Predicted 3D model of a 346-nucleotide RNA (Bacterial RNase P class A) from an Actinomycetota bacterium. The source organism's lineage runs through Bacteria, Bacillati and Actinomycetota. It matches the Rfam family "Bacterial RNase P class A". Rfam classes the family as a ribozyme.
RNA sequence: AUGGGUAGAUGAGGCAUUCGCUCUGCUUUUUUUUGUGGAGAGGAAAGUCCGGACUCCGUCGAGCAAGAUGCCACCUAACGGGUGGGGGGAGUGAUCCUACGGAAAGUGCCACAGAAACUAUACCGCCCAAUUUUUUCGGGUAAGGGUGAAAAAGUGAGGUAAGAGCUCACUAAGAGGCUAGUAAUAGUCCUCUUGGGUAAACCCCAUCUGGAGCAAGAUCAAAUAGGGGAACAGAUGUCGCUCGCAUCGCUACGAUUCCCGGGUUGAUCGCAUGAGCCUAACGGUGACGUUACGCCCAGAUAGAUGAAUGCCCAAACAGAAUCCGGCUUACCAUCUACCCUUUUCU
Numbered sequence: 001a002u003g004g005g006u007a008g009a010u011g012a013g014g015c016a017u018u019c020g021c022u023c024u025g026c027u028u029u030u031u032u033u034u035g036u037g038g039a040g041a042g043g044a045a046a047g048u049c050c051g052g053a054c055u056c057c058g059u060c061g062a063g064c065a066a067g068a069u070g071c072c073a074c075c076u077a078a079c080g081g082g083u084g085g086g087g088g089g090a091g092u093g094a095u096c097c098u099a100c101g102g103a104a105a106g107u108g109c110c111a112c113a114g115a116a117a118c119u120a121u122a123c124c125g126c127c128c129a130a131u132u133u134u135u136u137c138g139g140g141u142a143a144g145g146g147u148g149a150a151a152a153a154g155u156g157a158g159g160u161a162a163g164a165g166c167u168c169a170c171u172a173a174g175a176g177g178c179u180a181g182u183a184a185u186a187g188u189c190c191u192c193u194u195g196g197g198u199a200a201a202c203c204c205c206a207u208c209u210g211g212a213g214c215a216a217g218a219u220c221a222a223a224u225a226g227g228g229g230a231a232c233a234g235a236u237g238u239c240g241c242u243c244g245c246a247u248c249g250c251u252a253c254g255a256u257u258c259c260c261g262g263g264u265u266g267a268u269c270g271c272a273u274g275a276g277c278c279u280a281a282c283g284g285u286g287a288c289g290u291u292a293c294g295c296c297c298a299g300a301u302a303g304a305u306g307a308a309u310g311c312c313c314a315a316a317c318a319g320a321a322u323c324c325g326g327c328u329u330a331c332c333a334u335c336u337a338c339c340c341u342u343u344u345c346u
Stems, first nucleotide, its partner, number of pairs: 001342001003340009013312007021040006042317001046328002049326005054213004061247001063245002066209005071085005086100001087098004101204002106202002108198003123145002125141004130136001153171006172194006178187003217269004227260005232254001237253002240250002276295002279292005
């Protein structure tokens, strides 16, 4: 100097003047009328994918089914999230990815090719013996060749009729012991042994899960038609207890279902002080935790942040609706720090 990797910050307009909009404190007023102070869309506000807080379902418990997650430890209110570590994979590397329990409980699948793809088999080949002398038949073999994604662990030496863990050395995988570690796991250690793969196939195992949702729900006001009809059931019974089945328990005797018709569509609350944020110290590898001080930071309801003028600049995705912690997706510009490769110079 170039090219990469990781972590983070900022934000589309800024400054000034004049008006305007929403909420809120004080003040004023018959009255949102008057005056004045303060605050006012994002890193994703998006998706509605997870987890909760909160609200309701009259009350208690144990199950089945169904669903979700899946290495270990820790963090968290919790999670399918995060941090650190282990195994596996990618990369020269910094670093990144991971749908990572179990195949010795069972079932299924591995096309085609090939002799043979769950307990095997012998196509070619090698050796032995017999034999019509060139063939046939028999026995042994799985080292060599072929097929294939994968063919009874690999390399070398010895041995053998030819071969084979048959024997030995080293290595690979598995099981057990020992050592280290909280654990997952690991090992220049010791002993024994040697057919696969696949569970984002069914399945088994471990852990977890009530449902519905702010249009939840609560209160006030007002109005109407204390409307009409049908079905089913009948106390050893029936309905109900917010997905399904069924049990216990508990009420009720219609806490049931369907059809036709009528009234209301208003106001207030829920509604923003939060598992909140900044800073510092301490603890921890880290996520994060504890303590102390400080701060208050949108609450609309056809839905608030706009207009004009001047200068500077001008770049994407894009506007809160109960709230919070995550994940995923979209995306431009500028900046900061550390690390890696290559080249050059000293």